[in-house]
RNA sequence: AAAGAUAAAGGCAAACCAUUGGAAACAAUGGGACGCAAAGUUACGGGUCUAAACCCUUGUGGGUAUGACCGCCGGGCUGCCAAAU
Numbered sequence: 001a002a003a004g005a006u007a008a009a010g011g012c013a014a015a016c017c018a019u020u021g022g023a024a025a026c027a028a029u030g031g032g033a034c035g036c037a038a039a040g041u042u043a044c045g046g047g048u049c050u051a052a053a054c055c056c057u058u059g060u061g062g063g064u065a066u067g068a069c070c071g072c073c074g075g076g077c078u079g080c081c082a083a084a085u
Stems, first nucleotide, its partner, number of pairs: 002085001004081001011036002016031006034071001040077003044074003047069003053064004
């Protein structure tokens, strides 16, 4: 450095529920654990979701991110432990 345990010390916390915020996607906090070796961080590239507002319309219709997601994939930055190989 690669790679990473039926190891140890610790860590995070999906669905779901409650409260709050938000037009929504979703987020925060508490409960809760499906999972996670970067499930730490960053919307940088791809992707996904939403559509208040705006535009086209006049259909309970369509389009658009400036909104959201890093626990979808990749990249950047940072980092605990440590056996076999």

The RNA shown here (c-di-GMP-I-GGC riboswitch aptamer) has 85 nucleotides and comes from a Bacillota bacterium.
The source organism's lineage runs through Bacteria, Bacillati and Bacillota.
Its mean pLDDT, the model's own confidence on a scale to 100, is 87.
Of the family's consensus pairs, 90% are formed in the model.